A computed fold for a 73-nucleotide RNA from Ameiurus melas, annotated as transfer RNA. Its Rfam family is "tRNA". Rfam links the family to the GO term triplet codon-amino acid adaptor activity.
[in-house]
């Protein structure tokens, strides 16, 4: 150097033929307890790696960049 895959809330990770993002754990604040913990409930949290670009509208779809895995020479 070239191909390939992937980056989504503290962490792990769906999502889709473009139409305002969901699951676990986790944290909180409730419930229960004599109390702690489980259990129920509720809530917070997200510039969907970064710039552009198409479009009426991008987390998807073109580009170029970083960052990581893996393959060729």
């Nucleotide at each position: 150097g070239c191909c390939u895959u992937g980056u989504u809330u503290g962490c792990g990770u769906a999502g889709u033929a473009g139409g305002u993002a969901g699951c676990g754990c986790g944290u909180c604040c409730g419930u229960c307890u004599c109390a702690u913990a489980a259990u129920c409930u509720g809530a917070a949290g997200g510039u969907u790696g970064u710039g552009a670009g198409u479009u009426c509208a991008a987390u998807c779809c073109u580009c170029a960049c970083a960052c990581a895995g893996g393959g060729c020479c």

Overview: Model confidence (mean pLDDT): 83 of 100.